Background:
The RNA shown here (Bacterial small signal recognition particle RNA) has 97 nucleotides and comes from a Phycisphaerales bacterium. The gene name in the source record is ffs. Rfam family: Bacterial small signal recognition particle RNA. It is annotated as a non-coding RNA gene. Model confidence (mean pLDDT): 75 of 100.

RNA sequence: GGCCGGGUCCGUUCGACGGGCGGCCCGUGAACCUGGUCAGGGCUUGACCGCAGCAGCCAUAAGCGGCGUCGUCCGAGCGAGCGGGUGCCUGGCCGUC
Repeated sequence: GGCCGGGUCCGUUCGACGGGCGGCCCGUGAACCUGGUCAGGGCUUGACCGCAGCAGCCAUAAGCGGCGUCGUCCGAGCGAGCGGGUGCCUGGCCGUC
C1' cells in the first nucleotide's frame, strides 16, 4: 500500500418480551329499581278459569376478571435479516521498502 472480514455508529424490516388502548370470545355479574319461568301463598270466583307476583331457577345490562385471541400504539432494552457511511477500534492474507 492492496484485498477480505469483525465491532462500533446510522436507517429500515421481522420476531420475542413488557406495557397502554380497543374488538371478539369465555367467566362472573341485579334483594327491589332488568327479562323469562314462576312452587308456595295472595287476589278474583260458589267452583273452574283468570290476574298480579315473592323465593328459587334460567337469561342478561352496566361493571369486574381472564397465563384466551386479534388489531393498534409505545420501548435509550433483547434477538435476527437487509442496507448505508467509510469516521474510529480491531483480525487475517498478500505485496513493497